Predicted 3D model of a 345-nucleotide RNA (Bacterial RNase P class A) from Shewanella nanhaiensis. Taxonomically the source falls in Shewanella (Bacteria, Gammaproteobacteria, Alteromonadales, Shewanellaceae). A source record names the gene rnpB.
[in-house]
């Protein structure tokens, strides 16, 4: 100097004017007014996962159903995060992960091919016999060829009629021990000639986790020429209904009390697993202590418009109960650490 990787930060700046909407103070009977101060994000988004909170249910447990799946840690919790292992990608910094079990059982596998699983011989190689010298028959064999996504370890040497883990060495696998590590796992030593191939994003099995619905949850106050209940009063031997009549019952008036509850209103609602700074523990995620701070809370739902100056001319996008994550969208800019290539000293 160029190209990259990882982590973190910012998201036009400043000033003025006029609006909108919560809060505080003052004034006002009220309506409201004045002043002061606050007013979207890193994703407020998708609503995918986890939790708080609320209501319902609840004697306890299980089944069903759903989810998660290497190990350890973090956390309120998680499918998230951190560190590690293993596998893969990249020259590298780094990144990615559908990383439990097919030797519990059941199932599935097109075409090709001799053979698709305790397997097999089409071509080939070798031996014997026959022969018209092209080959044929019988047997041995699995090194080489061929089929296939996949053919019962790989390379080499020995061996043999030809061959073969048939024997040996190394590599790989299985089993056992030892060492390191909390563990996943790794290394090493010994034994074994190598064995029941694939598929669990097939059913299934194993281990662990999960009650359901959601702020339109839910709680409170509570109007009326609305409607209900109880008691009392009034009373016409009244009206209406039970087909008519008698009896009986219901209903029809007024007052008091009671509860439900519509319109409407209030709360839930932003003081919280909160933020900032310092010190400490930890590789880290995270966490302890001390001090400081209050930072939108609407309900037809605000956060806007205009002007001036400047620049690199400004992306994706806006709360609606709250919080922790994940995923997706995003003009650009800044900082730190590291990697690779080239050049110079």
């Nucleotide at each position: 100097c160029g190209a990259g990787u990882u982590g973190g930060c910012c998201a036009g700046a400043c000033a003025g004017u006029u609006g909108c909407u919560g809060c505080g103070u003052u004034c006002g009977c009220a309506a409201g007014a004045a002043c002061g101060g606050g007013g979207a994000g890193g994703a407020a988004a998708g609503u995918c996962c986890g939790g708080g909170c609320u209501u319902c249910a609840u004697a306890g447990a299980g089944c069903a159903g759903g989810g998660u799946a290497c190990c350890a840690g973090g956390u309120a919790a998680c499918g998230c995060c951190u560190g590690g292992g293993c596998g893969g990608u990249g020259u590298g910094a780094a990144c990615c992960g559908a990383c439990g079990a097919c030797a519990a059982g059941u199932g599935c596998a097109g075409c090709a091919g001799a053979g698709a699983g305790g397997a097999g011989a089409c071509c080939g190689c070798c031996a014997a016999u026959c022969u018209u010298a092209g080959g044929a028959u019988u047997g041995g064999u699995a090194a080489g060829g061929g089929u296939g996504a996949a053919a019962g370890g790989g390379u080499g040497c020995g061996g043999u009629a030809a061959g073969a883990g048939c024997g040996c060495a190394c590599c790989g696998g299985a089993c056992g021990g030892c060492u390191a590590g909390u563990a996943a796992u790794a290394g090493u030593c010994g034994u074994u000639g190598c064995a029941a191939g694939g598929u669990a994003a097939a059913c299934u099995c194993u281990a662990c986790c999960c009650g359901a619905a959601g702020c339109a949850a839910g709680a409170c106050c509570a109007a009326a020429u609305a409607g209900g209940g109880u008691u009392c009063c009034a009373g016409a031997c009244g009206g209406c209904g039970c087909g008519g009549c008698u009896c009986g019952c219901g209903u029809u008036g007024g007052a008091a009390c009671c509860g439900g509850g519509u319109a409407g209103g209030u709360c839930g609602c932003u003081u919280g697993a909160g933020c900032c700074u310092g010190c400490g523990a930890g590789c880290g995620a995270u966490u302890g202590c001390a001090g400081g701070c209050c930072u939108a809370g609407a309900u037809g739902a605000a956060u806007a418009a205009c002007u001036g100056u400047c620049c690199a001319c400004g992306a994706c996008a806006a709360g609606a109960c709250c919080c922790g994550g994940c995923u997706u969208a995003u003009c650009g800019g800044c900082c730190a650490a590291c990697u690779c290539a080239c050049c110079u000293a």